[in-house]
RNA sequence: UUUUGCCGACAGGGGCGUCCGGGCAUCCGGGCUGAGAAGCACCCUUUGAACCUGAACCAGAUCAUGCUGGCGGAGGGAGUCGCGGACCCUUGGCC
Numbered sequence: 001u002u003u004u005g006c007c008g009a010c011a012g013g014g015g016c017g018u019c020c021g022g023g024c025a026u027c028c029g030g031g032c033u034g035a036g037a038a039g040c041a042c043c044c045u046u047u048g049a050a051c052c053u054g055a056a057c058c059a060g061a062u063c064a065u066g067c068u069g070g071c072g073g074a075g076g077g078a079g080u081c082g083c084g085g086a087c088c089c090u091u092g093g094c095c
Stems, first nucleotide, its partner, number of pairs: 007082004011045004016039001017032006051076003057070004
């Protein structure tokens, strides 16, 4: 110096369901799954299964639900930078 990886900075993307009880307008408490069920959080950013679409889909399970599997590596999906200048110190060359 270059490449790759990691890391960092800033920026961006995304989801928030279901059941029970109370209140019955916003909400509150509890059960289930999950990283996350509105958190000063969590997940993901092209090396992209975060998330959306298909989908009020299909099969199974469940009190119920993307709860599990299929659909499916199907179609979409959010990124850049890690420099420049000045000064100081050290070293080398020339006069």
A computed fold for a 95-nucleotide RNA from Rhodovulum bhavnagarense, annotated as TPP riboswitch aptamer (THI element). Its mean pLDDT, the model's own confidence on a scale to 100, is 75. It matches the Rfam family "TPP riboswitch aptamer (THI element)". From the family's description: Vitamin B(1) in its active form thiamin pyrophosphate (TPP) is an essential coenzyme that is synthesised by coupling of pyrimidine and thiazole moieties in bacteria.